[in-house]
Molecule: transfer RNA
Organism: Bifidobacterium pseudocatenulatum
RNA sequence: CGUUCCAUAGCUCAGUGGAUAGAGCGUCCGCCUCCGAAGCGGAAGGUCGCCGGUUCGAACCCGGUUGGAACGA
Numbered sequence: 001c002g003u004u005c006c007a008u009a010g011c012u013c014a015g016u017g018g019a020u021a022g023a024g025c026g027u028c029c030g031c032c033u034c035c036g037a038a039g040c041g042g043a044a045g046g047u048c049g050c051c052g053g054u055u056c057g058a059a060c061c062c063g064g065u066u067g068g069a070a071c072g073a
Stems, first nucleotide, its partner, number of pairs: 001072007010025004018056001027043005049065005
C1' cells in the first nucleotide's frame, strides 16, 4: 500500500429492505425460603461505530470515514 471480514443492550450474539430492533447471560424488583442459592414472574437498559446518499420505507443497499482482525505485497 492492496483485498476480505467484523462493529447491534453491561457481556456474547441473532436479525441482510416493511417499520413497536430481539435472545441468552448479567443488573434491579417481586414471589418462594428462617436467611440465602436454585426456581418462577416482571422491569430497566440500544437514535444498530461515525458522516452522507438511494428508497414510500434502511441495522440491512451504495459512497466516504474511524477502530479491530486475517491474508497478500